[in-house]
RNA sequence: AACAGAUUCACAGGAGAGAGGACGCCGCAACGGGUCCCGCCGAAGGAGCAACCUCCCAUGAACUCUCAGGCAAAAGCACUGUGGAUCUGCA
Numbered sequence: 001a002a003c004a005g006a007u008u009c010a011c012a013g014g015a016g017a018g019a020g021g022a023c024g025c026c027g028c029a030a031c032g033g034g035u036c037c038c039g040c041c042g043a044a045g046g047a048g049c050a051a052c053c054u055c056c057c058a059u060g061a062a063c064u065c066u067c068a069g070g071c072a073a074a075a076g077c078a079c080u081g082u083g084g085a086u087c088u089g090c091a
Base pairs, nucleotide, nucleotide: 003089004088005087006086007085008084009083010082011081012080013079018038020037021036022035023034025033026032039071040070041069045067046065047064048063053060
């Protein structure tokens, strides 16, 4: 150098669920913000192994929970592809 792993950047793709209601609140106003209430979603993050998945255990998860987050658009989003950067191993 190549290869492998981890982290990270850029681009492309990227699902789900009420543009919910009330308010003498904020604001010039807004399809804006806030508080409360009800109903929902799972693919930031987080938690769990009771069920499910893995032949069993263990483990872990795209499973479960919904704390957080989200439920028009925008933003964000696990994950995938491509192209780089850094670190480590090979040494």

The RNA shown here (Glycine riboswitch aptamer) has 91 nucleotides and comes from an uncultured Pseudomonadota bacterium. Rfam family: Glycine riboswitch aptamer. Rfam describes the family as follows. This family represents the bacterial glycine riboswitch. Of the family's consensus pairs, 86% are formed in the model.